[in-house]
RNA sequence: AUACCAGUUGAUCCUGCUGGAGGUCAUUGCUAUCGGGGUUCGGGUUAGGCACGCAAGCCGCAAGAGCAAGUUGUUGUUCUUGGCAUACGGCUUAGGAACGCGUAGUUAAUCUGCCCUAAGGAGUUGGAUAACCUCUGGGAAACUGAGGAUAAUACAACAUAUGAGAUUACCACUGGAAUGUGUUUUCUCUGAAAAGACUAAAAGCUUUGCCGAUUAGUUGCCUUAGGAUGAGACUGCGCCGGAUUAGGUUGAUGGCGGUGUAAUGGACCACCAUGCCUAAGAUCCGUAGGGGCCGUGAGAGCGGUCGCCCCAAGAAGGACACUGAGACAAGGGUCCUAGCUCUAUGGAGUGCAGAAGCCACGAAACCUUCACAAUGCGCGAAAGCGUGAUGAGGGAACCCCGAGUGCCACACCUAGGGUGUGGCUGUGGUAGAGUGUAAACAGCUCUACUAGAAAGUGGUGGGCAAGACAGGUGCCAGCAGCCGCGGUAACACCUGCAACACAAGUGAUGACCAUUUUUAUUGGGCUUAAAGCGUCCGUAGCCGGAUGCAUUGGUUCCCGGUGAAAUCGUUGCCCUUAAGGUAACGGCGCGCUGGGAAUACCCUGCAUCUAGGAACCGGGAGAGGUAAGAGGUAUGUCUUGGGUAGGGGUGAAAUCCUGUAAUCCUUGACAGACCACCUGUGGCGAAGGCGUCUUACUGGAACGGGUUCGACGGUGAGGGACGAAAGCUAGGGUCGCAAAGCGGAUUAGAUACCCGUGUAGUCCUAGCUGUAAACGCUGCGGAUUAGGUAUUGCGCGUAUUUCGUGUGCGCGCAGUGUCGAAGCGAUAGCGAUAAAUCCGCCGCCUGGGGAGUACGGUCGCAAGGCUGAAACUUAAAGGAAUUGGCGGGGGAGCACAACAAGGGGUGGAGCCUGCGGUUUAAUUGGAUUCAACACCAGGAAACUCACUAGGGGCGACAGCAGUAUGAAGGCCAGUCUAACGGGCUUGCCGAACGCGCUGAGCGGAGUUGCAUGGCCGUCGUCAGCUCGUGUCUUGAGAUGUCCUGUCAAGUCAGGUAACGAGCGAGACCCACACCACUAAUUGCUAAUUAUUCUCCUCGGAGAGUGAUGCACAUUAGUGGGACUGCAUUCGCUAAGAAUGAGGAAGGUGUGGGCUACGAUAGGUCAGUAUGACCCAAAUCCCCUAGGCUACACGCGUGCUACAAUGGAUAGGACAAAGGGACGCAACUCCGAAAGGAGAAGCAAAACCCAUAAACCUAAUCCCUAGUUCGGAUUGAGGGCUGUAACCCGCCCUCAUGAAGCCGGAAUCCCUAGUAAUCGGAGUUCAUCAAACUCUGGUGAAUACGUCCCUGCUUCUUGCACACACCGCCCGUCAAACCAGCCGAGUCGGGUUUGGGUGAGGCAUCGCCUUUGGUGCUGUCGAACCUAAGCUCGGUGAGGGGGGUUAAGUCGUCACAAGGUAGCGGUACGGGAACGUGCCGCUGGAUCACCUCCA
Repeated sequence: AUACCAGUUGAUCCUGCUGGAGGUCAUUGCUAUCGGGGUUCGGGUUAGGCACGCAAGCCGCAAGAGCAAGUUGUUGUUCUUGGCAUACGGCUUAGGAACGCGUAGUUAAUCUGCCCUAAGGAGUUGGAUAACCUCUGGGAAACUGAGGAUAAUACAACAUAUGAGAUUACCACUGGAAUGUGUUUUCUCUGAAAAGACUAAAAGCUUUGCCGAUUAGUUGCCUUAGGAUGAGACUGCGCCGGAUUAGGUUGAUGGCGGUGUAAUGGACCACCAUGCCUAAGAUCCGUAGGGGCCGUGAGAGCGGUCGCCCCAAGAAGGACACUGAGACAAGGGUCCUAGCUCUAUGGAGUGCAGAAGCCACGAAACCUUCACAAUGCGCGAAAGCGUGAUGAGGGAACCCCGAGUGCCACACCUAGGGUGUGGCUGUGGUAGAGUGUAAACAGCUCUACUAGAAAGUGGUGGGCAAGACAGGUGCCAGCAGCCGCGGUAACACCUGCAACACAAGUGAUGACCAUUUUUAUUGGGCUUAAAGCGUCCGUAGCCGGAUGCAUUGGUUCCCGGUGAAAUCGUUGCCCUUAAGGUAACGGCGCGCUGGGAAUACCCUGCAUCUAGGAACCGGGAGAGGUAAGAGGUAUGUCUUGGGUAGGGGUGAAAUCCUGUAAUCCUUGACAGACCACCUGUGGCGAAGGCGUCUUACUGGAACGGGUUCGACGGUGAGGGACGAAAGCUAGGGUCGCAAAGCGGAUUAGAUACCCGUGUAGUCCUAGCUGUAAACGCUGCGGAUUAGGUAUUGCGCGUAUUUCGUGUGCGCGCAGUGUCGAAGCGAUAGCGAUAAAUCCGCCGCCUGGGGAGUACGGUCGCAAGGCUGAAACUUAAAGGAAUUGGCGGGGGAGCACAACAAGGGGUGGAGCCUGCGGUUUAAUUGGAUUCAACACCAGGAAACUCACUAGGGGCGACAGCAGUAUGAAGGCCAGUCUAACGGGCUUGCCGAACGCGCUGAGCGGAGUUGCAUGGCCGUCGUCAGCUCGUGUCUUGAGAUGUCCUGUCAAGUCAGGUAACGAGCGAGACCCACACCACUAAUUGCUAAUUAUUCUCCUCGGAGAGUGAUGCACAUUAGUGGGACUGCAUUCGCUAAGAAUGAGGAAGGUGUGGGCUACGAUAGGUCAGUAUGACCCAAAUCCCCUAGGCUACACGCGUGCUACAAUGGAUAGGACAAAGGGACGCAACUCCGAAAGGAGAAGCAAAACCCAUAAACCUAAUCCCUAGUUCGGAUUGAGGGCUGUAACCCGCCCUCAUGAAGCCGGAAUCCCUAGUAAUCGGAGUUCAUCAAACUCUGGUGAAUACGUCCCUGCUUCUUGCACACACCGCCCGUCAAACCAGCCGAGUCGGGUUUGGGUGAGGCAUCGCCUUUGGUGCUGUCGAACCUAAGCUCGGUGAGGGGGGUUAAGUCGUCACAAGGUAGCGGUACGGGAACGUGCCGCUGGAUCACCUCCA
């Protein structure tokens, strides 16, 4: 001490990136009480420019002079000569990729002022000059000339010591090594100093002096040697990026000899040689001061290097020397360049990257302060002087550390907490004193007073601590690192409140590290996610079998040196603590180096071996390659003969061929291409690839032998060779096929798919190209790790044999497949042919797009290949698997809202009704595929009613105006008006309230069915939907629920990692059909009986009523009955199916009810309920009238018809189920009828509605016609309901008598008491039914199947869909914006090279007026000019693609068999996605066959 979290999905596991959480730095927003410490503060942009004063002087104990003072002892000051210093300190980081820095060394290749040690010495002389004076010199100034005077520790000469070179000799010393040092001989050359100064004593004197021999001391001077310090030079190693920089180099590499330097050296020069560097990255380009260190991190690393320390470099840009111990010199000099200042225009001056300060630049950085008191430095003998070094203060939210913003009690409001009052304390504050300091400030100590607004910032959807709080807003305003919020109920915006984090700070932006094992050494990957080079050979490199010996280079250990200090850690000490300071120890600098030791391994050397490898021998296998020759069928053309009208082609056609004879059959010839069957997950080859036969030449592999060599090997950056198809060049060839092209079709179009034709090409020869889904999407080599099975080659064994090179079986080796244990993997899968476990080497990857593009280079004839970015953009892109959905995928099953077989309709007409549209003051609103449209039970005259026009009315409760000068309310008259005490005017009654105002209510068929409950429709006349436990999978999930058979059914049976269970199905409930029992009023009446009436053949018959009875019917209760129970056949001895028997009923008996988990934001706020919003004197309530009933038109459900299976007339028969008191009404009368007037009965098995109709009968009429069909429309007259019948009801009678003669495309319903047809009743209802719902009467046809259409269920398969195919999605074009690219050019910067001009320096030589000037020659050379090359940037008409952007255009390319499978390479073509040709791949569905495996 190493941590994760959010984001791709419907969900999952991965890969992968993006974002968040940590730390640090800079700027910045808001906010801010105090103190301490610090190596913080114009580093990042402009090494841009600078006003003003300051930052380096000192020495009188080296010397001269002037001036001043003076106590006559001297002192001060100024100028000058002289000496030392000014090469330090301070600042900055431009340049520089270098011995510049770091580290370790070398200097036998060097110097060193001041300092230290030791030794020796300081002799004799000389000439100037400044200050000063004069010319009241010259000049604007800066400055400067001439003349005169003078000194020294200034300068010069001589002497000596010394030094240098050559030479001689013997050696000696140091050392790893003499080229060093020392000694010696001779010669040549060179050639020191200050007899100073001061102090004390002091001889002496013409000068009694600011004199002074001499001695002593101090200090200075000279020489030599040594030291110390500092510096120079050299060397090993280390030090950024780019190969879209691969070759560089001419003083270049070396030698001889010189020059030069303190010193080595091509540092420089002359000559000679031709070397030297480079893939271990030279050269070139870009960038950059280096290090100690700093940030971060567990570390390895990655990033930085501002401050402090060390080193380097620079001083406006550049060059140069002088002085000096030291410089090529920041506040010294000369010159050039650019700038600035002064100027009298002749000339001068200047350099803040010193401290402060100003301007500019910028996001970005302080005072023109104080002091030399301390620490240092310079000078001086010293006192001391100087010091913008330094110390000290001021400013700055720069960093670190510390402290505070109160405590207690009571009261009130009280969640917490707040407010008030009283008390306490005093960090801080205010006032004062002392101390502190160079002087202050601060601090410290003490005294008094004082709780004063001394707390903020950010956030509260998740990640991520903290709101399911309120108001506002309404895809707006805005937020948001990422995901994402906001479209009227926002925990996400804004505000308030509450709570959270940190706190004198807290956030934002940018950058870096970590997170990130997302650059992987530690520590990743490459079958499908990004990633194995198309394949092989091979150079460098890397790696390498066994044994022995040696060495000790690597390696390991021990001892020593060094790796500055600061920084870091620990401990102690000093500041009240801490930060800070300080001391010791440790560590760091991961290093370099000297010595010694060890020998397992590696390297190296020698020797040996045979297991790797290679060679050799043997007999076999093979579409291995190259060349030549031979053959075969088909096709095309020509030809011979025959033959006649078509052929060809397609889904269907047409273009096309054919009467000049096609197609077809046949004879022969020619041509080019190809090589069926054999043929096989068979063979060979490195890959691409290779297929008739024969021959020649030739490569490789396997097996067997164990003869030879003896590690000779593996891999392989660069490099080389080979390399499908297409394509290119040249020459041939061209039967067929066939890009392009031309036609025909298809289509909305069809630049395609289909058809006809057809050119390159396909073929050969010689070259080029060098790419593919060149794939096993799997680099090569070696070793290790279970098996089963098939097959090819070789060998061995065995059996058999037709004796064949036969066959079978087993074993071994080598290949080729498949299944599979362990193991691996995200999964699918791989699994001795590894994707397992290890080793070696190479190649490649690092989110998606931009893009394999641009630019550059290189290869190519071209097409193009190889190499290969960036800006910008984006939160995902992607892999595998899962569930669903979908498919113009497959299998199975099913259904009259599917077909088929049938029956009847709709669609045509008229009318009714609903909808749309239109109209209208209004024609209220809803519902819109199935699943809206005779639906909202919605048949609206008012009401209904929601719409339109007009009129009127209404506010509980609280508060305030008003009101006993009389409110609310009511009323006569008048007036307004269509009308009204509704309003207004006047008045009366009345008796206390009070919509005039503010809030708040009643009400709302006002909005939102996308806020809801409830109810309903549809999927669904379906057979599904789940759970528990177990098991499998990393997981989503799977299994169960699958398979086979069966069923109406997930119904049942058998199998089965499942075993069970639940909701559905079934069972159940109701009705109907059969039987039995019980019961009997209002039902029934067989038998018996009473009675009335009618008829009579007089026997009797019929009808009615009562009794009786409950037999029958009926009613309504309870039971029974049907279960594949029985038989046969099929099936598995099953489930069950088919047929049959019996039975009233037979396989769910028939018909209903109930109808799963869910989905459909389906419908309904207008049935009720209900959130939110809205209206409030109107969107509330009431009244009157109108409207919903409109009508060029379109659609839907129906009714009536078109007639004779009918219509009309007359007569006759048979139901069921309902309803009835604001009701049903018998019966009687009136009326032609509708109806009217009376009226019994009935709250109903009793009375009434109430005559059912179709049907039957008739020798009835009609006779095929717009009719005796049809009834619309219209006229007249009546009736009913109702306040009311005009808009706008129904009925009756008479008259009128329209369309219509069976209905296009299309479409609906129905399988038996069903369809069709016929009436009845109920609902609504004052009145009105063509509607709906029940109910009976009559009563068929057809199928007993299928999955073709429409759909549903299930299994399986593909998927780029999941809002789920009404899905997704591609490209052109159009529009806007953005950043690159190309671009005739144009402008500018940098750099290199050549040339010219050339300040100035250096060297040689010469001349002169000789401490100096000048000239010639040579050389170096800044700067400027010029030319060329390279490179960078700005701009640029225009061009080209790319990216992004809610709703543009054209198509529909891809995803399903995506409707022509897709994709790769290549070529041609096309508005576009794309199409087509050739070769290839499966990362293609489906069906069939073969093979293999289980």

Predicted 3D model of a 1494-nucleotide RNA (small-subunit ribosomal RNA) from archaeon CG10_big_fil_rev_8_21_14_0_10_43_11.
Rfam family: Archaeal small subunit ribosomal RNA. Rfam links the family to the GO terms structural constituent of ribosome and ribosome. Clan: SSU clan.
RNAcentral holds the sequence, with entries from ENA and SILVA.